[in-house]
Context: one part of a larger RNA
RNA sequence: GGAUGAACGCUAGCGGCAGGCUUAACACAUGCAAGUCGAGGGGUAUAGUUCUUCGGAAUUAGAGACCGGCGCACGGGUGCGUAACGCGUAUGCAAUCUACCUUUCACAGAGGGAUAGCCCAGAGAAAUUUGGAUUAAUACCUCAUAGUAUAUCGAGUUGGCAUCAACAUGAUAUUAAAGUCACAACGGUGAAAGAUGAGCAUGCGUCCCAUUAGCUAGUUGGUAAGGUAACGGCUUACCAAGGCAACGAUGGGUAGGGGUCCUGAGAGGGAGAUCCCCCACACUGGUACUGAGACACGGACCAGACUCCUACGGGAGGCAGCAGUGAGGAAUAUUGGACAAUGGGCGCAAGCCUGAUCCAGCCAUGCCGCGUGCAGGAUGACGGUCCUAUGGAUUGUAAACUGCUUUUAUACGAGAAGAAACAACUCUACGUGUAGAGUCUUGACGGUAUCGUAAGAAUAAGGAUCGGCUAACUCCGUGCCAGCAGCCGCGGUAAUACGGAGGAUCCAAGCGUUAUCC
Numbered sequence: 001g002g003a004u005g006a007a008c009g010c011u012a013g014c015g016g017c018a019g020g021c022u023u024a025a026c027a028c029a030u031g032c033a034a035g036u037c038g039a040g041g042g043g044u045a046u047a048g049u050u051c052u053u054c055g056g057a058a059u060u061a062g063a064g065a066c067c068g069g070c071g072c073a074c075g076g077g078u079g080c081g082u083a084a085c086g087c088g089u090a091u092g093c094a095a096u097c098u099a100c101c102u103u104u105c106a107c108a109g110a111g112g113g114a115u116a117g118c119c120c121a122g123a124g125a126a127a128u129u130u131g132g133a134u135u136a137a138u139a140c141c142u143c144a145u146a147g148u149a150u151a152u153c154g155a156g157u158u159g160g161c162a163u164c165a166a167c168a169u170g171a172u173a174u175u176a177a178a179g180u181c182a183c184a185a186c187g188g189u190g191a192a193a194g195a196u197g198a199g200c201a202u203g204c205g206u207c208c209c210a211u212u213a214g215c216u217a218g219u220u221g222g223u224a225a226g227g228u229a230a231c232g233g234c235u236u237a238c239c240a241a242g243g244c245a246a247c248g249a250u251g252g253g254u255a256g257g258g259g260u261c262c263u264g265a266g267a268g269g270g271a272g273a274u275c276c277c278c279c280a281c282a283c284u285g286g287u288a289c290u291g292a293g294a295c296a297c298g299g300a301c302c303a304g305a306c307u308c309c310u311a312c313g314g315g316a317g318g319c320a321g322c323a324g325u326g327a328g329g330a331a332u333a334u335u336g337g338a339c340a341a342u343g344g345g346c347g348c349a350a351g352c353c354u355g356a357u358c359c360a361g362c363c364a365u366g367c368c369g370c371g372u373g374c375a376g377g378a379u380g381a382c383g384g385u386c387c388u389a390u391g392g393a394u395u396g397u398a399a400a401c402u403g404c405u406u407u408u409a410u411a412c413g414a415g416a417a418g419a420a421a422c423a424a425c426u427c428u429a430c431g432u433g434u435a436g437a438g439u440c441u442u443g444a445c446g447g448u449a450u451c452g453u454a455a456g457a458a459u460a461a462g463g464a465u466c467g468g469c470u471a472a473c474u475c476c477g478u479g480c481c482a483g484c485a486g487c488c489g490c491g492g493u494a495a496u497a498c499g500g501a502g503g504a505u506c507c508a509a510g511c512g513u514u515a516u517c518c
Base pairs, nucleotide, nucleotide: 001518002517003516004515006514007513008512009511010510013370014369015368016367017366018365019363020362021328026326027325028324030323031322032321035070036069037068040067041066046061047060048059049058050057051056077281078280079279086206087205088204089203090202091201092200093199096198097197101194102193103192104191105190106189107188109143110142111141112140119132120131121130122129123128149174150173151172152171153170154169156167157166158165159164179186180185207253208252209251214244215243216242219241220240221239222238223237224236225235226234256278257277258276259275260271261270262269263268283304284303285302286301287300306317307316308315309314334360336359337358338357342356343354344353345352346351373404374403375402376401383395384394385393386392387391410454411453412452413451414450418445424439425438426437427436428435429434430433462507463506464505465504466503467488468487469486473502474501475500476499477498483490484489
């Protein structure tokens, strides 16, 4: 000199953009943060219509709940752990999987038994839960059929990268399916390919300590088996005795990694907030289930610590989601609005949900921009300060005064873009549902941005420093006292260094101090 997620002191007018618990991964009141589908199902409460022998019957619609499907593995948060194939980079899988999506081919036959809900009867303070009867499905099961499916056995062709791979073909065995609405779609099943995502492996790179020198028995390799989507000591039995290490093994400390950020001419050095990618975690520890995908933040089970309810028998819970509270701390914000846009989930769609997201609020935390007037004006006024003093200098064109302007602020008025859609209707083309065109509707921000009019300098400047480094000097007070100080050093009776005053210098809605990095 530059920089910061800063803090503190004094001060403070506005706007735009960005940023805002770095500490206790400490504990959390309350609300919200993941639902959706009636075009899968039985249909309940309820409401309407018709009939009624007034008991009810028929029919239409149908909340919640239940069965069922998809989603809940995303999005959002945090950086505990991890020195590791965790991350970065470059490859490989002839050793793999992939719901929804796209393309192509083929198919959808016949049956069965339940079960929730509803109803009835209970238990319990509650959480919740037991029994009985009865019922449905795109829920579950059996049989049939099939393929470029899987497994086994043959015999071929081609290719390669050793183990092998691909293609075509024969036989045997096994294994599928679901309908709904209404008139054409949405779905279902099997197979192949694509895309996307994931998993695994390898080369190279990746902090400090040798005052840590030896480490290792599933350890290193082989055979076989099991297991996995997949290779593999991944696991097991047996066999062999290997494997790593001074080019730093093992152990200890610290730490999420990268893109990037700061500084520097560069080489380097330091850091890993915000944003993007990857990883890890979800009170602590462990475990599996379901599923295409989890060993699952707002799922389940077990144990532990803590908190809460209790009728004492037993139960409920997990903000490192958004706000917010307490505590800690030098220190970090609203218990806000909207789904209008973008994106996501479900749905044929309307639509519903969305603390993602978009906005608004608070904060000078930073960067950028603007303003606090402009021009004239010497009686160089008053006052203040200083002096070599009846005067001069400075404050100082500064003020007053005159003229002018009106950014911002104030009042009034107008007022957006962000929006194109979806849906509905009409038309056109193909052909039967798609595409295109047109009409209509949709704005949280927000009466915001912006614009116009009115009047008026009106509403708006401080901080540090002045011995040298280093821009800027005098007086008074004090007298090694009080005090200053980044370093050198000032102060003991003339202090440009302390405190005050006048003046000056540098920055400026900021200025200084502290902390940290280069």